[in-house]
Molecule: transfer RNA
Organism: Candidatus Nomurabacteria bacterium
RNA sequence: GGGGCAUUAGCUCAGCUGAUAGAGCGCUACAUUCGCAUUGUAGAGGUCGGGGGUUUAAGUCCCCCAUGCUCCACCA
Numbered sequence: 001g002g003g004g005c006a007u008u009a010g011c012u013c014a015g016c017u018g019a020u021a022g023a024g025c026g027c028u029a030c031a032u033u034c035g036c037a038u039u040g041u042a043g044a045g046g047u048c049g050g051g052g053g054u055u056u057a058a059g060u061c062c063c064c065c066a067u068g069c070u071c072c073a074c075c076a
Base pairs, nucleotide, nucleotide: 001072002071003070004069005068006067007066010025011024012023013022019056027043028042029041030040031039049065050064051063052062053061
């Protein structure tokens, strides 16, 4: 220098053919218990890595950028 993959909640990850952003774990409250744990119920938590474009509508399609992983090339 070139190719590929990834980036969504605190963490690990889903999200189909473009049409309401989700799960598990964690966190908070309540119930349960003498108490803790477990279990149950409810809740909080998101500019979907950044910017731009297409579209009535973008996490999803297109372009640029950033970061990480990986493969190839180069390196007197």